[in-house]
Description
A computed fold for a 100-nucleotide RNA from Haloechinothrix aidingensis, annotated as Glycine riboswitch aptamer.
RNA sequence: AGUAGCCUCGCGGGAGAGUCCGGUCGGUGAGACGCUGACCGGCGCCGAAGGAGCAACUCCUCCCCGGAACCUCUCAGGCACCAAGGACCGCGAGUGUGAG
Numbered sequence: 001a002g003u004a005g006c007c008u009c010g011c012g013g014g015a016g017a018g019u020c021c022g023g024u025c026g027g028u029g030a031g032a033c034g035c036u037g038a039c040c041g042g043c044g045c046c047g048a049a050g051g052a053g054c055a056a057c058u059c060c061u062c063c064c065c066g067g068a069a070c071c072u073c074u075c076a077g078g079c080a081c082c083a084a085g086g087a088c089c090g091c092g093a094g095u096g097u098g099a100g
Base pairs, nucleotide, nucleotide: 005097006096007094008093009092010091011090012089013088018043020042021041022040023039024038025037026036027035028034044079045078046077050075051073052072053071057067058066
């Protein structure tokens, strides 16, 4: 009580870590230097999309199987600002699902 919760959608909030080194291209600049944007490589670093692993716990008479973290690993992703993404939190919505 078609309530809480769950699911989906919308809105808001939402952290961390190099504007390091080298190279290429473009822009600015008379030119050099400098500034700036993108890309590639190297090393370093972060973890809260995802992924993987262990596991308290859970399921079960027990075992096995299954589920299981913002813990761990960093494959992926990310590391000036901005943008994007972002676990999670709050609010709202819905021909959905739905308890104690």
The sequence was found by an Rfam model in a public genome assembly. Taxonomically the source falls in Haloechinothrix (Bacteria, Actinomycetota, Actinomycetes, Pseudonocardiaceae).